[in-house]
RNA sequence: UCUCUGGAGAGACCGUUGUUUGAAACGGCACCCAAGGGGAACGCUUGUAAGCAAGCUAAACUCUCAGGUAAAAGGACAGAGA
Numbered sequence: 001u002c003u004c005u006g007g008a009g010a011g012a013c014c015g016u017u018g019u020u021u022g023a024a025a026c027g028g029c030a031c032c033c034a035a036g037g038g039g040a041a042c043g044c045u046u047g048u049a050a051g052c053a054a055g056c057u058a059a060a061c062u063c064u065c066a067g068g069u070a071a072a073a074g075g076a077c078a079g080a081g082a
Stems, first nucleotide, its partner, number of pairs: 001082006011029001013028005030069003036065001037063003043056005
C1' cells in the first nucleotide's frame, strides 16, 4: 500500500427552487468530530552576560476551514491476510 471484517457522534430541521415520493442546489438557525486541514506542549537549537527573542516540535487534545447530522456512501482506529 491492497483485500476482508468491525467501526462512533450530531436536525430524515425550516424556507425557496426542483421533483418521480425523493435525492440534489441555494439561503437560515441549531449541532458533531474519527477523512483531510489549522493550532501549539514538554523538550531541543540559535542569539544574549542574563533577561528575553527567534526557530523546530505530537495526539484520539483543541479549532470547526473542509466534511458530516435517516439509509447509502464515507469514516480515525482495530483485527486477520497478502